[in-house]
RNA sequence: GGUAGAGGUUGCACCGAUUAUGAGUAUCCCAGUGGACAUGACAGACAUGGAUGAAGGUGGGAAAAAGGAAGUGGUGCCGAAGCGGGCAGAAUGGUCUGUGGACUGUCCGACUGGGCGUAUGGUUAAUAGCUGUGCGACUGUCAUCAUACUAGAUUUGAUGGAGAGCUACU
Repeated sequence: GGUAGAGGUUGCACCGAUUAUGAGUAUCCCAGUGGACAUGACAGACAUGGAUGAAGGUGGGAAAAAGGAAGUGGUGCCGAAGCGGGCAGAAUGGUCUGUGGACUGUCCGACUGGGCGUAUGGUUAAUAGCUGUGCGACUGUCAUCAUACUAGAUUUGAUGGAGAGCUACU
């Protein structure tokens, strides 16, 4: 250098169906109130609707969806994956331009071993979930020291490091 493996029964990611949540919410219709604006997350321009009554609120009727989630089935794996940044793409909406967010692809990163709990920030309808940071013990691995064992391998304990690591073969 190459090949193959291990960490966990809450390892990681993806896909499908079901279920609940989303939500009696968005939205539509009717009545009434209101009295000049309204049409995207923001801004500008245009266009359209509006005193034959805009936005907003109240009452009644009808009434979703997406993302995310739980368990389950399947697939691919062990920098699995996540996060941050750069570049590119198409989409959003009445149309165009700009900014931004989300999504997809790709590159870079010596940021993170892994899951959990907790505090806090972000995201979200949400107190769920995801995610950044700090703290806590747990866990796997290696190193050092000590310990039990006739010696070694190995046991137990303490301290410390990081996956560009560790183990086996070559």
Notes:
A computed fold for a 170-nucleotide RNA from a pig gut metagenome, annotated as Lysine riboswitch aptamer. The prediction has a mean pLDDT of 82. It matches the Rfam family "Lysine riboswitch aptamer". The literature on the family includes a 2003 paper in Nucleic Acids Res by Rodionov et al., "Regulation of lysine biosynthesis and transport genes in bacteria: yet another RNA riboswitch?". Rfam links the family to the GO term lysine biosynthetic process.